[in-house]
Notes
The RNA shown here (transfer RNA) has 73 nucleotides and comes from Candidatus Woesebacteria bacterium GW2011_GWF1_31_35.
């Protein structure tokens, strides 16, 4: 070069067409508790790789690109 998988907060990950403002656990900011710290509680930011097509409606289906893996040669 081929083929065959993955891309969603800082990370790890649910979510397989509406019911969702894209949920959760960890870190991370306040705040309350503590003489401090830890813990524990509450709260609060954070995210669907890009472009295009289907479709009333797309993270979810489908082409293309770009990244990362495997794996053949």
């Nucleotide at each position: 070069g081929g083929c065959c998988c993955c891309a969603u907060c800082g990370u790890c990950u649910a979510g397989u067409g509406g019911c969702c403002u894209a949920g959760g656990a960890c870190a991370c900011c306040a705040g309350a508790u503590u003489c401090u710290c830890a813990u524990u509680c509450u709260g609060g930011g954070a995210a669907c790789c890009u472009g295009g097509a289907u479709u009333c409606g797309a993270a979810u289906u489908c082409c293309a690109g770009u990244g990362g893996g495997g794996u053949c040669a």
Rfam family: tRNA. Rfam describes the family as follows. Transfer RNA (tRNA) molecules are approximately 80 nucleotides in length. The same sequence occurs in records of 5 taxa. The prediction has a mean pLDDT of 80. Taxonomically the source falls in Candidatus Woeseibacteriota (Bacteria, Bacteria candidate phyla).